A computed fold for a 100-nucleotide RNA from Hominicoprocola fusiformis, annotated as Bacterial small signal recognition particle RNA. The coordinates come from a structure-prediction model, not an experiment, and the mean pLDDT is 76. The source organism's lineage runs through Bacteria, Clostridia, Eubacteriales, Oscillospiraceae and Hominicoprocola. The RNAcentral record of the sequence draws on ENA. It matches the Rfam family "Bacterial small signal recognition particle RNA". Rfam's curators write: The signal recognition particle (SRP) is a universally conserved ribonucleoprotein involved in the co-translational targeting of proteins to membranes. Of the family's consensus pairs, 97% are formed in the model.
RNA sequence: GAACCGGUCUUGCGCAAUGGGUACCUGCGAACCAUGUCAGGCGGGGAACCGAGCAGCAUUAAGCGGGACCAGUCAUGUGCCGCAAGGGCGCCGGUCACGC
Repeated sequence: GAACCGGUCUUGCGCAAUGGGUACCUGCGAACCAUGUCAGGCGGGGAACCGAGCAGCAUUAAGCGGGACCAGUCAUGUGCCGCAAGGGCGCCGGUCACGC
């Protein structure tokens, strides 16, 4: 020096990390057109009771806020972690039975 192998390079798949959303927990949350309970009042009735039902209260829907991270999803030169394929003009490392 050549040859070979590996890394660097590209692509795909996988895994992890990070971030966002969904699910989960929790708080708020409907004057009337949600539900339940319906004081007062109203109506029916001789009465017992019954009826509709405002306010209030409770539970929530749509929606808004907070939470940690178990579930699932999306993204990414975050890893240069694993596997496969490609590339091999260049650089780095290794092997060397070949040539000088």